[in-house]
Molecule: transfer RNA
Organism: Solirubrobacterales bacterium
RNA sequence: GCCCGCCUAGCUUAAUUGGCAAAGCACCCGAUUUGUAAUCGGGAGAGUUCCGGUUCGAUUCCGGAGGCGGGCU
Repeated sequence: GCCCGCCUAGCUUAAUUGGCAAAGCACCCGAUUUGUAAUCGGGAGAGUUCCGGUUCGAUUCCGGAGGCGGGCU
């Protein structure tokens, strides 16, 4: 330099041909316990890396930028 893949909550991942963003772990509160852990119940937390485009409507489709990973030279 060229090619390919990925980017969603603190972390790991979902989101059926575009239609109200969902779980697990972690965190907070409560129950249970002499206490802790475990278990059970409840709660808060992201508008999806950024900028544009298409569309009534974009996490999803298109273009560009950035970051991460891989391959080739």